[in-house]
Notes
This is a predicted structure of a 368-nucleotide part of an RNA (large-subunit ribosomal RNA, domain IV) from Halarsenatibacter silvermanii.
Context: one part of a larger RNA
RNA sequence: CUCUGGUUAAGGAAUUCGGCAAAAUGGCCCCGUAACUUCGGGAGAAGGGGUGCCGCGAGUAGGUGUAGGCCUUUACGGUUGAAGCUGAAAGCGGCUGCAGCGACACAGGCUCCUCCGACUGUUUAUCAAAAACACAGGUCUCUGCUAAGACGGAAGUCGAUGUAUAGGGGCUGACGCCUGCCCGGUGCUGGAAGGUCAAGGGGAAAGCUUAGCACGGCCAAUUUAGGCUGUGCGAAGGCUAGAACCUAAGCCCCAGUGAACGGCGGCCGUAACUAUAACGGUCCUAAGGUAGCGAAAUUCCUUGUCGGGUAAGUUCCGACCCGCACGAAUGGCGUAACGAGGGGAGCGCUGUCUCAACCAGGGACUCG
Numbered sequence: 001c002u003c004u005g006g007u008u009a010a011g012g013a014a015u016u017c018g019g020c021a022a023a024a025u026g027g028c029c030c031c032g033u034a035a036c037u038u039c040g041g042g043a044g045a046a047g048g049g050g051u052g053c054c055g056c057g058a059g060u061a062g063g064u065g066u067a068g069g070c071c072u073u074u075a076c077g078g079u080u081g082a083a084g085c086u087g088a089a090a091g092c093g094g095c096u097g098c099a100g101c102g103a104c105a106c107a108g109g110c111u112c113c114u115c116c117g118a119c120u121g122u123u124u125a126u127c128a129a130a131a132a133c134a135c136a137g138g139u140c141u142c143u144g145c146u147a148a149g150a151c152g153g154a155a156g157u158c159g160a161u162g163u164a165u166a167g168g169g170g171c172u173g174a175c176g177c178c179u180g181c182c183c184g185g186u187g188c189u190g191g192a193a194g195g196u197c198a199a200g201g202g203g204a205a206a207g208c209u210u211a212g213c214a215c216g217g218c219c220a221a222u223u224u225a226g227g228c229u230g231u232g233c234g235a236a237g238g239c240u241a242g243a244a245c246c247u248a249a250g251c252c253c254c255a256g257u258g259a260a261c262g263g264c265g266g267c268c269g270u271a272a273c274u275a276u277a278a279c280g281g282u283c284c285u286a287a288g289g290u291a292g293c294g295a296a297a298u299u300c301c302u303u304g305u306c307g308g309g310u311a312a313g314u315u316c317c318g319a320c321c322c323g324c325a326c327g328a329a330u331g332g333c334g335u336a337a338c339g340a341g342g343g344g345a346g347c348g349c350u351g352u353c354u355c356a357a358c359c360a361g362g363g364a365c366u367c368g
């Protein structure tokens, strides 16, 4: 110096991001306990007092329970209960230490305000336990049973030996009070007149090919008959290509639907001080944010302003509302209880600190 413990004058959070750590509280009995509340709680609230030993109380009350008594459903029954065994407390008196739950064991610190999440639970095995997940409850939606949905290539299986008070999926998340407006876009559901539209059906018109025909050229030839070749036309058949027309869902279209995805305005003017604007005008929109809440786990400006708490408060609590950019099941606002949750304050208590000291043990150091 370091680690683990112990003690400490005066002060008592001045330490620090923060009382982190430590200290303090602590068992049992009695008294006594507020707001609030879902009447269960909150409560061990808080806050007080007692606590050892001896004597009396008292071998008492009580417990157990034999014999006996009584009762009955006659049983390994019930009840009472001498004996035996066991055995308090209140209260009163006395003794004693610094100290009586006398400790190296066991063993809550408390209170107030607020945010979040109702709660008990669950989670990142190995840096996060939480306001995250789950949750009862709410709601929407799908599913009529060979259910929907899921696994599988299939067979088959789960769902379920269930049947809409059932099962699957989504969102929300106890409870209380509530949950406004917009269906233009997207989604979903329904509709079917019209438009569009695939394979398929359908085959118009066309092209290629040539038997033949027409008109030429060359060769051969006594005549007849012919050979080669060019151009044009061209039946049937084959091949290529294929229009009109017929034709489903879907899409377009028409409706509905928000606890479906989502969205929920701007400018100008106006009241007999000023200020403000209940009021008016105008533009745009599918509709322009209702209730409630609000500098908030959301507020940039911002340490907003005012009030409270402090000697002094970027945090905290209560208000205000100018909400950069809250808002109603991606729920809104409250809420008793609960929380190893987050923030703020106080009491107690302390070596956290002013400011350090000493002690014990283990290291470090020396020797081996």
Stems, first nucleotide, its partner, number of pairs: 001363008010354002014352001019349001027051005036041001038174001052095005062086003068080004072075001096100001109347007116339002121133002137172007149158003175334004180264003185261002187257005194252003200246002206240004212233008265283005292326001293323001304320005
The organism belongs to Halarsenatibacter, within Bacteria. Rfam family: Bacterial large subunit ribosomal RNA. Rfam links the family to the GO terms ribosome and structural constituent of ribosome. Its mean pLDDT, the model's own confidence on a scale to 100, is 86.